[in-house]
Molecule: RNase P RNA; transfer RNA
Organism: Roseovarius sp.
RNA sequence: GCGGAGGGCCGGACGGCCGCCUGCAAUUCGCCCUUGGCGAAUCGCACGGAGGAAAGUCCGGACUCCACAAGGCAACGGUGCCGGGUAACGCCCGGCCGGGGCAACCCGAGGGAAAGCGCCACAGAAAACAGACCACUUCGACAUCUGGUCGGAGAAAGGGUGAAACGGUGGGGUAAGAGCCCACCGCGGGACGGGCAACCGGACCGGCAUGGCAAGCCCCACCGGGAGCAAUGCCGAAUAGGGAUCGCACCCUGGGCCGCCUUGGCCCCGCGAUCCGGGUUGGCAGCUAAAGCCCGCGGGCAACCGCGGGACAAGAUGAAUGGUCGUCCUUCGACAGAAUCCGGCUUACAGGCCCUCCGCGCGU
RNA sequence: GCGGGCGUUGUGUAAUGGUAAGACCCUUGCCUUCCAAGCAAGAGAUGCGGGUUCGAUUCCCGCCGCCCGCUCCA
Numbered sequence: 001g002c003g004g005a006g007g008g009c010c011g012g013a014c015g016g017c018c019g020c021c022u023g024c025a026a027u028u029c030g031c032c033c034u035u036g037g038c039g040a041a042u043c044g045c046a047c048g049g050a051g052g053a054a055a056g057u058c059c060g061g062a063c064u065c066c067a068c069a070a071g072g073c074a075a076c077g078g079u080g081c082c083g084g085g086u087a088a089c090g091c092c093c094g095g096c097c098g099g100g101g102c103a104a105c106c107c108g109a110g111g112g113a114a115a116g117c118g119c120c121a122c123a124g125a126a127a128a129c130a131g132a133c134c135a136c137u138u139c140g141a142c143a144u145c146u147g148g149u150c151g152g153a154g155a156a157a158g159g160g161u162g163a164a165a166c167g168g169u170g171g172g173g174u175a176a177g178a179g180c181c182c183a184c185c186g187c188g189g190g191a192c193g194g195g196c197a198a199c200c201g202g203a204c205c206g207g208c209a210u211g212g213c214a215a216g217c218c219c220c221a222c223c224g225g226g227a228g229c230a231a232u233g234c235c236g237a238a239u240a241g242g243g244a245u246c247g248c249a250c251c252c253u254g255g256g257c258c259g260c261c262u263u264g265g266c267c268c269c270g271c272g273a274u275c276c277g278g279g280u281u282g283g284c285a286g287c288u289a290a291a292g293c294c295c296g297c298g299g300g301c302a303a304c305c306g307c308g309g310g311a312c313a314a315g316a317u318g319a320a321u322g323g324u325c326g327u328c329c330u331u332c333g334a335c336a337g338a339a340u341c342c343g344g345c346u347u348a349c350a351g352g353c354c355c356u357c358c359g360c361g362c363g364u
Numbered sequence: 365g366c367g368g369g370c371g372u373u374g375u376g377u378a379a380u381g382g383u384a385a386g387a388c389c390c391u392u393g394c395c396u397u398c399c400a401a402g403c404a405a406g407a408g409a410u411g412c413g414g415g416u417u418c419g420a421u422u423c424c425c426g427c428c429g430c431c432c433g434c435u436c437c438a
Base pairs, nucleotide, nucleotide: 001360002359003358004357005356006355007354008353009352010351012328013327014326015325016324017323018322020049021048022046023045024044026042027041028040029039030038031037032036051335055346056345058344059343060342061341062340063228064227065226066225069263070262071261072260073259076224077223078222079221080220081095082094083093084092085091096110097108098107099106100105111219112218116217117216118213119212120211133159134158136154137153138152139151140150141149142148167185168184169183170182171181172180186208187206188205189204192201193200194199232285233284234283235282242276243275244274245273246272247271248270254268255267256266257265258264278437279436293310294309295308296307297306298305299304329333365434366433367432368431369430370429371428374388375387377385382418390406391405392404393403394402411427412426413425414424415423
């Protein structure tokens, strides 16, 4: 200098003017249950007012209501190498194994196919208790004098098919061949050693036996009640606490419910579900200080944890955070906007800055 | 805001993981004086991107689009 890998940060700045939401305070007016409260208007003040994704709503929680007697079992859904982090997670960190890259580094739904069932199209002789088309070896018969035909036996090395053909390469061996035998590699088991574990190494043993698919059913281990702030509680206004269908009950040692079972409990002279019809389209709380953010110190490889300190830290409900002018930025400013809150993931994003590392080339 | 469902020719449908089928529509030709009907032939699709698998409309994941439901009172 060129090319590449990983991580972090910013995502217009400053000022003037005009507006908006929220909070606080004042004045005026109105109402009431009148030392006060509520509402409206106006004016003033504020170191208050979108994001890294506020998004998708894909996971996990907080919170609220409903359901819930205990234990066991079953069903359904989810997760899936090992260890750790966390309130929790399908997230994050570290490691292992496999794959890719010269490397930095990246990717992986990564338990079990020797519990069972199922599937493997077409092609091919044969596709899962394997099998024999061509070709190979040999025997017999016939024909014939040749590279023939038919039948039996042997074998599975060669050709061909396929995504996949029942270990691979080399040598020996044989009629031809074959783990038939041997060496190496692979595979299975494995004393022992290392590691918390996944896993790694491995003397020695076995001639090889169980092909793939579980993002097919399934098995194993672990986790999981349902609904969601339009949850939920309160106040106010208005209306027809009306109708239909279905289910059970409606005469008492009976019946029903709690998923099922066992023990046990609860309910029953009307109750439940769905639909139609009626009224309203108001207010308050929930609502934002949160397992949150920033800084410092300590522990840890790291995720993260502990301690101390800091900040007047958006809260709407037709829904605010905008417009315009000036100066500046080598950049003319992308993706996009809270709606109960938080931790993640995923997706979108003009442009810019910083740090670490790898490869190649050149110079010293 | 919250929850649920669905994407296959132009339209409405089908397809145990194995060549995407058929109907209407459309185009061309025949038939007819012409049109319609009829006959023959043809064109046209799995929303997009990944993954599992030998192989994906189908199974899994992520986006995109469309549709539906949900206020309160009694």